The part of an RNA shown here (small-subunit ribosomal RNA, central domain) has 355 nucleotides and comes from a Candidatus Micrarchaeia archaeon. The source organism's lineage runs through Archaea, Nanobdellati, Microcaldota and Candidatus Micrarchaeia. The full RNA is in RNAcentral, with records from ENA. Its Rfam family is "Archaeal small subunit ribosomal RNA". Rfam 15.1 lists 709 matches to the family in 491 species.
Context: one part of a larger RNA
């Protein structure tokens, strides 16, 4: 519970597309549903105000008026808003076309170095690894120094509060392919928009089916140490994982802990990415530099906001459209029950009781 909220106190769905459904640009006609005016008709008694009249007064009773009854119905009309139709417009969007831009996605194919292993060679007693050791490795030649092979992973330096992608997330070269923003025209389309229950898809690590491969790294696990113990930190070994290929799953401090779009705001400063214009220099090149515009992507900060940290044109300011979602701590993200899932488990989601 018609209220107030959501960075950090309870609260933004991980994220995108998109049904309904709310919302919705600028100028004309036209109907006239909503609205807004006018009539009639209906709106029960009581109760309620006034007046009157009756109980010796009042309380009460009882007569008229009047109000209530916030409304229905019908009928005439008025058109600013809102609908609805139906002509147009171009500042919203979206399509073109221009030379640039990125670790954006897929597949393919190539390359480094390191590492491990194997063989030859050379060489002979230690090697490891620790705070200091052990355990391990080696006389069946280890560490090491050389030469070659195979193998799987990875992409150092460049590198940058840098770019790019909706989040997740992407970092060697090159090629097919696919997609996407800004910049600048301003040639077409003419509101085609925005959000967005439900739905649909994407979605780190970790897990799970099947098949592969297996160097390094390493959950469990065995050892050696510590140590009171030591199911740990450290050391020696290693399986599952990690990596392909095809599906499941569907979570995360999935963080900016901050939803999506728009418009406003006279303080401003400083860097940095991409376009685009001008202007100077020139070693005339797709050169350098410096001001502007647009966009992003940080840092300082003014007003304003905020309980304060702080935020501050990338708003936590000032409004508006639509969505989520909170309502005291624990019981609990549990139990039941439903959907999903091979299963782990997800999702939805409570009471009692206690405080």
């Nucleotide at each position: 519970u018609u209220g107030g909220g959501c960075u950090u106190a309870a609260a933004g769905c991980g994220c995108u597309c998109g049904u309904a459904g709310c919302u919705g640009g600028c100028u004309g006609a036209u109907g006239c549903c909503g609205u807004c005016u006018c009539a009639u008709g209906u709106g029960a008694a009581a109760u309620a105000u006034u007046g009157g009249c009756g109980c010796u007064c009042a309380a009460c009773g009882u007569c008229a008026a009047u109000g209530c009854g916030u409304g229905c119905a019908u009928g005439a009309g008025a058109u600013a808003c809102c609908c609805a139709u139906u002509a147009g417009c171009u500042a919203g969007g979206g399509a073109g076309c221009g030379g640039g831009u990125g670790a954006g996605g897929u597949c393919a194919a190539g390359a480094g170095u390191a590492c491990u292993u194997a063989u030859g060679g050379g060489g002979g007693a230690g090697g490891g690894g620790u705070a200091a050791a052990a355990u391990c490795c080696u006389a069946u030649a280890a560490u090491c120094c050389u030469a070659u092979a195979a193998g799987g992973a990875c992409u150092a330096a460049c590198a940058g509060u840098g770019g790019c992608g909706a989040a997740g997330g992407c970092g060697c070269u090159u090629g097919a392919c696919c997609a996407g923003a800004a910049c600048g025209c301003a040639u077409c389309c003419g509101a085609c928009a925005g959000u967005g229950a439900g739905g649909a898809g994407c979605g780190a690590a970790g897990g799970c089916u099947a098949g592969g491969a297996g160097a390094a790294c390493g959950a469990a696990u065995c050892g050696g140490a510590u140590c009171a113990g030591a199911u740990a930190c450290c050391c020696g070994a290693g399986u599952a994982g990690c990596c392909c290929u095809a599906g499941c799953a569907g979570u995360a401090a999935a963080u900016u802990a901050u939803g999506c779009a728009g418009a406003c705001u006279c303080u401003g400063g400083u860097g940095u990415u991409g376009c685009a214009a001008a202007u100077a220099u020139c070693a005339c090149g797709a050169a350098u530099a410096u001001u502007u515009g647009c966009a992003g992507u940080a840092c300082c900060g003014u007003a304003g906001c905020g309980u304060a940290a702080g935020u501050g044109g990338u708003a936590a300011g000032u409004c508006u459209g639509c969505c989520g979602c909170c309502u005291g701590g624990g019981g609990a993200g549990u139990a039941c029950g439903g959907c999903c899932g091979c299963a782990a488990g997800g999702u939805u989601g409570a009471a009692a009781c206690u405080u």